C1' cells in the first nucleotide's frame, strides 16, 4: 500500500434471518460466622468505538474513519 478478523458493562467474553442489550469475575448491601475466607440472596454499572446511510425501527446490513491483531507486496 493491498486483503482478512477485531473493538459490547472496571476486566474477559456471549449475542443478534434488525424489533425492550447478556454471564462470569470484579464493585455495593444484606444473610450466615466469634471472627476471616468460603458460601446464600439481592443491586448498580453500557450513547455495543466514532461520523453518516438503508429502514417504521440498525449492537446487527452498507459506507467512511479511528485503534488491535494477522498476512500479502
Nucleotide at each position: 500500500g493491498c486483503c482478512u478478523u477485531c473493538u459490547u458493562a472496571a476486566c474477559u467474553c456471549a449475542g443478534u434471518a434488525g424489533g425492550u442489550a447478556g454471564a462470569g469475575u470484579a464493585c455495593c448491601u444484606c444473610c450466615a460466622u466469634g471472627g476471616u475466607a468460603a458460601g446464600g440472596a439481592g443491586g448498580a454499572a453500557g450513547u455495543c468505538g466514532c461520523c453518516g446511510g438503508u429502514u417504521c425501527a440498525a449492537u446487527u446490513c452498507c459506507g467512511g474513519c479511528a485503534g488491535a491483531a494477522g498476512g500479502c507486496u

This is a predicted structure of a 73-nucleotide RNA (transfer RNA) from Pedinomonas tuberculata. The source organism's lineage runs through Eukaryota, Chlorophyta, core chlorophytes, Pedinophyceae and Pedinomonas. Its Rfam family is "tRNA". By type it is a transfer RNA. The prediction has a mean pLDDT of 83.